Molecule: Bacterial RNase P class A
Organism: Lachnospiraceae bacterium
RNA sequence: CAAGCGGGAUGAAUGAUCGCGGCUGGCAGCGUAAGCUGUCAGGUGAGGAAAGUCCGGGCUUCAUAGGGCAGGAUGCCGGAUAACGUCCGGUGGAGGUGACUCCCAGGAAAGCGCAACAGAGAAGAGACAGCCGCGAAAGCGGUGAUGGUGGAAUGGCAGUGUAAGAGACUACCGCACAUCCGGUAACGGAUGUGGCUGUGCAAGCCCCAUUCGAAGCAAGACCAAACAGAAGGUGAAAGGUCUGCCCGGCCGCCCGCUAUGCGGGAAACCUUCAGGUAGGUCGCUUGAGACUGUCGGCAACGGCAGUACUAGAUAGAUGAUCAUUUUCGACAUAACCCGGCUUACAGUUUCGCUUGGCAU
Repeated sequence: CAAGCGGGAUGAAUGAUCGCGGCUGGCAGCGUAAGCUGUCAGGUGAGGAAAGUCCGGGCUUCAUAGGGCAGGAUGCCGGAUAACGUCCGGUGGAGGUGACUCCCAGGAAAGCGCAACAGAGAAGAGACAGCCGCGAAAGCGGUGAUGGUGGAAUGGCAGUGUAAGAGACUACCGCACAUCCGGUAACGGAUGUGGCUGUGCAAGCCCCAUUCGAAGCAAGACCAAACAGAAGGUGAAAGGUCUGCCCGGCCGCCCGCUAUGCGGGAAACCUUCAGGUAGGUCGCUUGAGACUGUCGGCAACGGCAGUACUAGAUAGAUGAUCAUUUUCGACAUAACCCGGCUUACAGUUUCGCUUGGCAU
C1' cells in the first nucleotide's frame, strides 16, 4: 500500500422567533376546602434500536393441601444470571491460506412408521450385464471383485488365496468393546481384544432428562357524583300494579261527611346504606439500573468505594420557520418496568488482528 477478519463510538451543533406536554414559583379568577382555570417567568421533555412483540423476569389480580395425566418449551459439556430459548469458556463437526465464521449437536441396541423415482436388488439383501467352471448347444452351477442405478448397495485399501471370487485369511486405516492415562465434564490419547457385526431418517410418531398455573398496567388499588334502588325521619298518610316512560285506570293507605257512598289528600324536604357508573387519585418511573475506579475471574460476571440522577402523557406533548457552520441528510417516535434476541440504518470515526506486495 492492497485485500480482508473481528469489535467499539457517534447518530448534527449554536443562536433567534413562534407553538405543545409535565414540574416549580408569582399574579388573577372560582371554590368552605382539597384544588381547578387563566396568565407570566424559570427550568425540563425519546432511541440505538424507543421498532418487531420473539424469549425470560419483576409487579398485579385470580386460583392454590399434595400428587399425577394431557400439553408446551429446551436438548454436546462446564460456568454466568433474578431468569432465559440469552451470554461466556470449552468439546465435537463443517468452511476458509489465515484472522475467523457457522452448527434444531440427547437416544435408531424400547417400540411403531417411512426410504419415492431409478435400479437385478433398499433392510437381515440382491445374479441385470460381466467374470469363472461344466457343456456341442440350450442351459446349469459358482461369484458381490468389475460395470450400471441411487441420497444411501451391507467397511476402505493392499496382499494372501482361488477355476473366478469373497474378512475366507493377514497388515494398515476405520468401527465396536475393555483397560490405563489426561480432563470437573463434553471429550482426547495409548494399549489390547473382537473380526465386520442392528443402513439411514427422531426436522414422522416416540423414548429420556430438565422445565412451565392462568391472564396482563385497558393488570390492579383507593376515593366517588348525577339518575335509579333500599331503610329511616318530618307529615294524617305506604305504596303496589296495569307496557319501558308520561297521562290515566284499578287495588291499598290517610282525613272529613249526610257513610255498601261521596269529596279531598298522599306534597315537599332531610338522614343513612349498598353497589361503584361518570369523574378523580394512585400504580408511574430511583432501578435485580447506569457510569468511573479498584479487587477477584481466561471470560460472561461478581464484590467494594465513589459519582451523577430532569418525559411520564391518557386522545395522548417533544414541532415549525429563519440564520451560520460549503452540503444536514439514514432507520425510526416512549405509553408499567427491566434483561436479552431479531430486524432496519445515510454519513462520520476508532481499536485489534490476518494474508499478500513493496521499501529500509